[in-house]
Molecule: Fluoride riboswitch aptamer (crcB RNA motif)
Organism: Methanospirillum hungatei
């Protein structure tokens, strides 16, 4: 110099926020839903509490 593993940090997981976990990427990469392509359609998760926003039904 290059590869490799392994800490540590940064980052990414199709729409906000918080916490745990979890995978994936790391000097360009993880990443960028679906579809009859009509700006049509699901969904606030990557999963699990939770808290706004949407929708839908019942109740006071």
């Nucleotide at each position: 110099a290059u590869u490799c593993c392994u800490g540590c940090c940064g980052g990414u997981g199709a729409u906000g926020a918080g916490g745990u976990c979890c995978a994936c990427c790391g000097a360009a990469a993880a990443c960028c839903g679906c579809u009859c392509c009509g700006u049509g359609c699901u969904a606030a998760u990557g999963a699990c509490c939770u808290c706004u926003a949407c929708c839908c039904g019942g109740a006071a």